[in-house]
Context: one part of a larger RNA
Molecule: small-subunit ribosomal RNA, 3' major domain
Organism: metagenome
RNA sequence: UGACGGGGACCCGCACAAGCGGUGGAGUAUGUGGCUUAAUUCGAUGCAACGCGAAGAACCUUACCUGGGUUUGACAUGUUUGGUCGCACCCCGAUGAAAGUCGGGGGUCAGUUCGGCUGGACCUUACACAGGUGCUGCAUGGCUGUCGUCAGCUCGUGUCGUGAGAUGUUGGGUUAAGUCCCGCAACGAGCGCAACCCCUGUGAUCUGUUGCCACCUCACUUCGGUGAGAGCACUCUGAUCAGACUGCCCAGAUCAACUGGGAGGAAGGUGGGGACGACGUCAAGUCAGUAUGGCCCUUACGCCCAGGGCUGCACACGUACUACAAUGCCCAGCACAACGAGAGCCGAACCCGCGAGGGGGAGGAAAUCACCAUAACUGGGCUCAGUUCGGAUUGGAGGCUGCAACUCGCCUCCAUGAAGUCGGAAUCGCUAGUAAUGGCGCAUCAGCUACGGCGCCGUGAAUACGUUCCCGGGUCUUGUACA
Numbered sequence: 001u002g003a004c005g006g007g008g009a010c011c012c013g014c015a016c017a018a019g020c021g022g023u024g025g026a027g028u029a030u031g032u033g034g035c036u037u038a039a040u041u042c043g044a045u046g047c048a049a050c051g052c053g054a055a056g057a058a059c060c061u062u063a064c065c066u067g068g069g070u071u072u073g074a075c076a077u078g079u080u081u082g083g084u085c086g087c088a089c090c091c092c093g094a095u096g097a098a099a100g101u102c103g104g105g106g107g108u109c110a111g112u113u114c115g116g117c118u119g120g121a122c123c124u125u126a127c128a129c130a131g132g133u134g135c136u137g138c139a140u141g142g143c144u145g146u147c148g149u150c151a152g153c154u155c156g157u158g159u160c161g162u163g164a165g166a167u168g169u170u171g172g173g174u175u176a177a178g179u180c181c182c183g184c185a186a187c188g189a190g191c192g193c194a195a196c197c198c199c200u201g202u203g204a205u206c207u208g209u210u211g212c213c214a215c216c217u218c219a220c221u222u223c224g225g226u227g228a229g230a231g232c233a234c235u236c237u238g239a240u241c242a243g244a245c246u247g248c249c250c251a252g253a254u255c256a257a258c259u260g261g262g263a264g265g266a267a268g269g270u271g272g273g274g275a276c277g278a279c280g281u282c283a284a285g286u287c288a289g290u291a292u293g294g295c296c297c298u299u300a301c302g303c304c305c306a307g308g309g310c311u312g313c314a315c316a317c318g319u320a321c322u323a324c325a326a327u328g329c330c331c332a333g334c335a336c337a338a339c340g341a342g343a344g345c346c347g348a349a350c351c352c353g354c355g356a357g358g359g360g361g362a363g364g365a366a367a368u369c370a371c372c373a374u375a376a377c378u379g380g381g382c383u384c385a386g387u388u389c390g391g392a393u394u395g396g397a398g399g400c401u402g403c404a405a406c407u408c409g410c411c412u413c414c415a416u417g418a419a420g421u422c423g424g425a426a427u428c429g430c431u432a433g434u435a436a437u438g439g440c441g442c443a444u445c446a447g448c449u450a451c452g453g454c455g456c457c458g459u460g461a462a463u464a465c466g467u468u469c470c471c472g473g474g475u476c477u478u479g480u481a482c483a
Stems, first nucleotide, its partner, number of pairs: 001483002003480003007477007015467002019430005026322008034313002042053002064308007073129001077128003082123004089106007109119003131297002134295003140291001142286003145282001147280001152191006158167003171182003197274004202242005208236001211232002216229005245268001248262005324423001328382006340371001342369001345364002350359003389420001394415007436459007
């Protein structure tokens, strides 16, 4: 100087408390461990691995296994032998699970001094080499997680100390903040904080189609409206500005920083959200995204193919979904969205089917067309039951995608109708348009195991006395036989 303490003081955080909803019990989905296996490819492992890499494992993917093949190779550059320009490529046949192997046919280059001369391409021989998701993340780059959006981490000069080092950065206040003020052997500065960036909340100006429809005109009308014109008021689109700064008032304070209250205002003291992550820590993660040193394989640890496996199942754990019901379930009626993607795509009306779906094809490279709501609300039924709750499982019949749904896809209908009556010890999230709850969209994608991920809108709470305690963190101080 640090680190540590079941030392002290002060402060903060959904850390506790106060609340709301869960997990732990059930069924299923999914990941992991374990077991099994020819293989169940590999990695990730307290927080910070476990719906993680994977934003799509039937084939492919695919790295694994079994079997069949192949050796200058699926791919690159160069040299070389022989050959072809009847090359490449296309078609057919045999064999085969395919890859491949064997055979037949079609086909046909440019320049030229017309010399198989030059160039180009392809086949072939041989060689340099290719290739490796083989090992090492404890050889690395790059990227990332984490402490932590915590308020810290340092430097120059000066001063103090023999020195390590200290001071500054400590102290008194204050703040979300090493934020600012005052003081001070310090005076300044840098990386962080904040601001500058984006979205959102208010207004103005401009913009007026594909958006809008208040007033006006016309036509139709079931008298509710609909269509056309005219219009750009309003909503909105998206560009530029304005606006918030403790600016104003009151009180407190060292009349400093600032704190409490108030006015005006769409918004008030960081308005809300995002992007943004200091010096460093964990030899943290990744050689399987790519790059890369070293080591290893080279008729194989490379490459091609078929089938299988990654989906196995006494069991254990994580994360979710669906429930156990009446604030509910079922039936009928009936409103109000936003984000967004759309051409091998989205697909309306209409028709067929109980339905998944099929036929159909208007319109739409889209503010024009279409995808397109559910909870809520209104009326009716159920009356506390393993039920009109719950939907697992199984049987049957179908639909869709795809070369192909046996291993191993999704969806529909009929039948079946399991566990489950609110969950032990323990444990998680959340402070407001949040939690809870309802649906919708997108990426990946032929299809899908999505109940996942990332977004969007609808409905919309409760509680915080307080900081003694648990956890994590910050500053100062103290003890130490630790570095």